[in-house]
The prediction has a mean pLDDT of 87. A computed fold for a 354-nucleotide part of an RNA from an uncultured prokaryote, annotated as small-subunit ribosomal RNA, central domain.
Context: one part of a larger RNA
């Protein structure tokens, strides 16, 4: 230096934006960094070849003449790709215009059942919970029934292999603002992009800080069982926790265990959104059947695969750019540094051993 892999064998960064860098549409002219061809100098000597010579021969040594010294540096010439420079163009990208569709976010309002609990009435012996007890509650009047009022979590039923969001995630209602994608037009701009080492935002649950909250659930404690034992698992209790306010933390089987972007490669069915035509039609934001495009599943074809399986939403056939991997354990351990309040989090060896 070629050269292999990363869905399950090690190996895709949790997710996205994005600096450098590398990539990078059509057509046109010019230029000649780059490329390439000749050529001109230089590119020590030994050394290697081929002749021939000298040591008795060989080694070895000399002398001619070739090579090589893949390389610098001038010149001269070509112009397809590649690059710069200058003009265009519109299929990539963004802009705009429309009517749609969403559990997408942020504010601050409001509604609901049901639980607890509190008042008042009824009612009078158990109740609760278990496989079977048993702690517990309950005449100081429980459990049950009604009514009325607190508080606080949550949003049944619609709900669906839907749907929406980069990912974590998001599900009662109306406003408000903010935001994204898809469809349709083909008006605009004219390549503006594609990846992205560092880097910056974001990022469930738990933890954490300070301040309220606190209804029901429930780590840690305590009881009661079960057991040989029971630090559990069943049961009665019950503290942080969950809930909100403001700030950290930055990990998760953060999974599709599949990086992102493009293009090519056969279909079948169903669903979601938008569009188009056709018949129906209770004429409405309607039905249905075809059909485009976008998404989201299943199934299969060639292809791939070590198989399982993937299969136009690839694990297929390419390209361009990061991340990562190289036996098992010691180890995500030690030391070092950055962060963090802690908890710890990123980086992250080796000895030894097998």
């Nucleotide at each position: 230096u070629u050269u292999g892999g990363u869905c399950u064998a090690a190996a895709g960064c949790g997710u996205c934006c994005g600096u450098a860098g590398c990539g990078g549409g059509c057509c046109u002219a010019g230029u000649a960094a780059a490329u390439u061809a000749c050529u001109u100098g230089u590119g020590a000597a030994a050394u290697c070849g081929u002749a021939u010579a000298g040591c008795u021969u060989a080694a070895c040594u000399a002398u001619a003449c070739g090579g090589a010294u893949u390389g610098c540096a001038g010149g001269u010439a070509a112009g397809a790709c590649u690059g710069c420079u200058a003009g265009g163009c519109u299929a990539g990208a963004g802009a705009u215009c429309g009517g749609g569709a969403g559990a997408c976010g942020u504010u601050g309002g409001a509604a609901g059942u049901a639980u607890u609990c509190g008042a008042g009435g009824g009612g009078g012996a158990g109740c609760g919970g278990u496989a079977a007890a048993a702690u517990g509650c309950g005449a100081g009047a429980a459990u049950c029934c009604c009514u009325c009022g607190a508080g606080g979590a949550c949003c049944a039923c619609c709900u669906g292999u839907u749907g929406c969001g980069a990912a974590g995630g998001c599900g009662u209602c109306a406003c408000a603002c903010a935001a994204u994608a898809a469809c349709g037009g083909g008006u605009c701009u004219g390549a503006c992009u594609g990846u992205g080492a560092g880097g910056g935002a974001c990022u469930a649950a738990a933890g954490c800080u300070a301040g309220g909250g606190g209804a029901g659930c429930g780590a840690a404690c305590c009881g009661g069982a079960u057991u040989a034992g029971a630090u559990a698992c069943c049961c009665g209790a019950g503290u942080a926790g969950u809930c909100c306010u403001a700030g950290c933390c930055a990990u998760a089987a953060a999974c599709g265990c599949u990086g992102u972007g493009a293009g090519u490669u056969a279909g079948g069915u169903g669903u979601u959104g938008c569009g188009u035509a056709a018949u129906c039609u209770a004429c409405g934001u309607g039905a249905u059947u075809a059909u485009g495009c976008a998404g989201u599943a299943u199934c299969g074809g060639a292809g791939c695969g070590a198989a399982g399986g993937c299969g136009u939403u690839a694990a297929a056939c390419u390209c361009a750019c990061c991340g990562c991997c190289u036996g098992g354990g010691a180890a995500g351990u030690a030391c070092g540094g950055u962060c963090g309040c802690a908890a710890g989090a990123c980086u992250g060896a080796a000895a030894c051993u097998u």